A computed fold for a 71-nucleotide RNA from a Candidatus Pacearchaeota archaeon, annotated as transfer RNA. RNAcentral holds the sequence, with entries from ENA. The organism belongs to Candidatus Pacearchaeota, within Archaea. Rfam family: tRNA. By type it is a transfer RNA.

[in-house]
RNA sequence: GGGGAUAUAGUUCAGCGGGAGAACACACGACUGAAGCUCGUGACGCCGGGGUUCGACUCCCUGUAUCCCCA
Repeated sequence: GGGGAUAUAGUUCAGCGGGAGAACACACGACUGAAGCUCGUGACGCCGGGGUUCGACUCCCUGUAUCCCCA
């Protein structure tokens, strides 16, 4: 220098145009003498910018970060 992959909650990951979700973690409540287990409830998030579309996490362009391959 060229090519590719990935970027979603605190963490690990789903989500192939119309409801943003799971597990663990966290907070509160129930339970307990107390804690743990268990049960219930809850908070928190789509890497940045632009475009297409009635509508974008999803499609296109571009930038950034990490990883891999070629040179």